[in-house]
RNA sequence: CCGACUGAGGGGCGCUGCAGCGGAACUACUUCUGUCACGCUCAGUUGGGUUUUUCAUUUUGACAAGGGCGCCCAUUCGAC
Repeated sequence: CCGACUGAGGGGCGCUGCAGCGGAACUACUUCUGUCACGCUCAGUUGGGUUUUUCAUUUUGACAAGGGCGCCCAUUCGAC
């Protein structure tokens, strides 16, 4: 650095649909159709790659951010 698994980021319902995936068509380009709004981030574990300097310990501080559209619930603060 890349991938996998697990957990967390307060929950739910509806709509549309990009990527991805499934199916079909197609010489090719690609098209149609179905599914589809945690595909994101952080932490732990693990596999692989790369690098040469890295690892361990202690102390202190802090504790997330974002996520198409609409609605509902919860939570916090303020006003009446």
Predicted 3D model of an 80-nucleotide RNA (SAH (S-adenosyl-L-homocysteine) riboswitch aptamer) from Pleionea mediterranea. The RNAcentral record of the sequence draws on Rfam. Rfam family: SAH (S-adenosyl-L-homocysteine) riboswitch aptamer. On this family, see Wang et al., Mol Cell 2008: "Riboswitches that sense S-adenosylhomocysteine and activate genes involved in coenzyme recycling". Its family is annotated with regulation of gene expression and S-adenosylhomocysteine metabolic process in the Gene Ontology.